[in-house]
Molecule: transfer RNA
Organism: Phaeodactylibacter sp.
RNA sequence: GGCUCCAUAGUACAAGGGAUAGUAUGUAGGUUUCCGGAACCUAAGAUCCAGGUUCGAGUCCUGGUGGAGCUA
Numbered sequence: 001g002g003c004u005c006c007a008u009a010g011u012a013c014a015a016g017g018g019a020u021a022g023u024a025u026g027u028a029g030g031u032u033u034c035c036g037g038a039a040c041c042u043a044a045g046a047u048c049c050a051g052g053u054u055c056g057a058g059u060c061c062u063g064g065u066g067g068a069g070c071u072a
Base pairs, nucleotide, nucleotide: 001071002070003069004068005067006066007065010025011024012023013022018055027043028042029041030040031039048064049063050062051061052060
C1' cells in the first nucleotide's frame, strides 16, 4: 500500500428498515438493618463523525476517524 471486520449507557453485550434503543453490572436515591453487606423499589445514563437513500436509518450506501486481523 491492498483487502476484511469492528465502533450502541462508566464497563460487557443485544437490537440486521417502523425501537418508549434493551439486558447484565456499575453509579445515585429510597425500603430494610444497631451499622454495613445482601435483597427489593426507583432514577440518571448511549447509537464514532459528516453526508446520501427512504414516508421512516442504530440497521442500507459513500467518505472520514479510531481499533483489530490477513496479505505483499